[in-house]
Transfer RNA from a bacterium, 73 nucleotides, folded computationally.
It was read from a public genome assembly.
It matches the Rfam family "tRNA". About the family: Transfer RNA (tRNA) molecules are approximately 80 nucleotides in length. The family's RNA type in Rfam is transfer RNA.
C1' cells in the first nucleotide's frame, strides 16, 4: 500500500429499515441478615466510533474518515 472483519451502557454482547435501543455481569439504593454473602425489588448509566448521503423513517443500507484485528504484498 491492497483486501476482509469489527466498533451499541463500566465489561461481554443482542438488536427483520418502523413502538420509548435491550440482556447478562458490574455499580447504587432498599428489603432480608447479628454482620457480610446469597436471594428479592427498584434505579442510575447510551449523542449506537465521527461526518455526509438515501429514505416518510437509519443502530441497521451507501460513501468518506478514525480506531482495532486478520490476511496478502
Nucleotide at each position: 500500500g491492497c483486501g476482509c472483519c469489527u466498533g451499541u451502557a463500566g465489561c461481554u454482547c443482542a438488536g427483520u429499515g418502523g413502538a420509548u435501543a435491550g440482556a447478562g455481569c458490574g455499580c447504587a439504593a432498599g428489603c432480608c441478615u447479628c454482620c457480610g454473602g446469597a436471594g428479592c425489588u427498584u434505579g442510575a448509566g447510551g449523542u449506537c466510533g465521527a461526518g455526509a448521503g438515501u429514505u416518510c423513517g437509519a443502530g441497521u443500507c451507501u460513501c468518506u474518515c478514525c480506531a482495532g484485528g486478520c490476511g496478502c504484498g